[in-house]
Context: one part of a larger RNA
RNA sequence: GAGUAACGAUAAUGCGGGUGAAAAACCCGCACGCCGGAAGACCAAGGGUUCCUGCGCAACGCUAAUCGGCGCAGGGUGAGUCGGCCCCUAAGGCGAGACCGAAAGGUGUAGUCGAUGGGAAAUCGGUUAAAAUUCCGAUACUUUGUAUUGCUGCGAUGGGGGGACGGAGAAGGCUAGGUCAGCCUGGGAUUGGUAGUCCAGGUUUAAGCCUGUAGGCAGUGUGUUUAGGCAAAUCCGGACACACAAUGCUGAGGGGUGAUGACGAGCUCUCUUUAAGAGAGUGAAGUGAUUGAUGCCCAGCUUCCAGGAAAAGCCUCUAAGCUUCAGGCAAUACAAAACCGUACCCCAAACCGACACAGGUGGUCAGGUAGAGAAUACCAAGGCGCUU
Numbered sequence: 001g002a003g004u005a006a007c008g009a010u011a012a013u014g015c016g017g018g019u020g021a022a023a024a025a026c027c028c029g030c031a032c033g034c035c036g037g038a039a040g041a042c043c044a045a046g047g048g049u050u051c052c053u054g055c056g057c058a059a060c061g062c063u064a065a066u067c068g069g070c071g072c073a074g075g076g077u078g079a080g081u082c083g084g085c086c087c088c089u090a091a092g093g094c095g096a097g098a099c100c101g102a103a104a105g106g107u108g109u110a111g112u113c114g115a116u117g118g119g120a121a122a123u124c125g126g127u128u129a130a131a132a133u134u135c136c137g138a139u140a141c142u143u144u145g146u147a148u149u150g151c152u153g154c155g156a157u158g159g160g161g162g163g164a165c166g167g168a169g170a171a172g173g174c175u176a177g178g179u180c181a182g183c184c185u186g187g188g189a190u191u192g193g194u195a196g197u198c199c200a201g202g203u204u205u206a207a208g209c210c211u212g213u214a215g216g217c218a219g220u221g222u223g224u225u226u227a228g229g230c231a232a233a234u235c236c237g238g239a240c241a242c243a244c245a246a247u248g249c250u251g252a253g254g255g256g257u258g259a260u261g262a263c264g265a266g267c268u269c270u271c272u273u274u275a276a277g278a279g280a281g282u283g284a285a286g287u288g289a290u291u292g293a294u295g296c297c298c299a300g301c302u303u304c305c306a307g308g309a310a311a312a313g314c315c316u317c318u319a320a321g322c323u324u325c326a327g328g329c330a331a332u333a334c335a336a337a338a339c340c341g342u343a344c345c346c347c348a349a350a351c352c353g354a355c356a357c358a359g360g361u362g363g364u365c366a367g368g369u370a371g372a373g374a375a376u377a378c379c380a381a382g383g384c385g386c387u388u
Stems, first nucleotide, its partner, number of pairs: 013031006032385004040365004046345002050343001051075006060068002080141002082341003086119003092113003098107003122139005142337011153322002158317004166304004172297003177291005182203006204262002208257004215250004219244008228236002263286001266282006305308001351360002367379004
């Protein structure tokens, strides 16, 4: 220079009460304002205690601070079913032998790893200061082992099926959700009207089990035969004959049950540092119509050419072999289901940007009025007024 520039989005604050040495900023209340395809909610990645509580205010916070993502201390993350681990493979990696190469090493078969993909199974309610599909209550489901009983051709690293998949388009059937009515509970005016055609709130309930619908797909079954499926096959494929007019598979939703339960506005009682309250009990209605998805049926259907993963689990067939056994199928009973993650932030003051930085960051949810709309405007739930 200079007590100057600046104090990081122009979403906005005002008042009362509390605490305190001190309050524009902290807490409570009442108004006002802002977002609302987000400035709300939930995950993945990443971070790693930032979560909750108590006590603090030197430093950090662009000001103050009694406050804090700050300091100190204590507490907090509970799983057969969520995710991983596990089984399986993709791109790709490694790679016994092998081939190549002065050496180092390179390539690569068998194999072995490798998810961003495939593979068993859980919902609703309650509860904590902080965890919950994990705890508790209720109601379920899955896999494996052992035992018993009954029946019995079982057997694979091999064969076959299946898993199993593209783009675009269109229609139908539904549901979530919304809206309205009905129903239930409560309200009654300090001001012109208001006992109704008024006002406010509520009207919620899952997985599972039984049923097998709107629809979609395939003819189905039996017998004979067979140069294919690297051996075999009763399986798959090819051929033939007969019977049947249906049958089988799949499939949202709905109905019943789950539920004489839970939830539920309100009401009653008790306690208390009368403040954020806490606990106990009781408990009404809980229906219909309409609209309606980008969700489900649908990995479907139609159509097109550019022709759209693999493997295992699963089903089936036999080979070697076993055949009083072992093994397989069914039912019942009992047992087991370990280990790791789980707090909190997650379009952000907690991640990536040296900062509490107007930048960047994948997925899910998607209320009302107007609107073609996820645009836009105003609102709900919820969250904020962006730290002078």
The part of an RNA shown here (large-subunit ribosomal RNA, domain III) has 388 nucleotides and comes from Hahella sp. HN01. Lineage of the source: Bacteria > Pseudomonadati > Gammaproteobacteria > Oceanospirillales > Hahella. The coordinates come from a structure-prediction model, not an experiment, and the mean pLDDT is 83.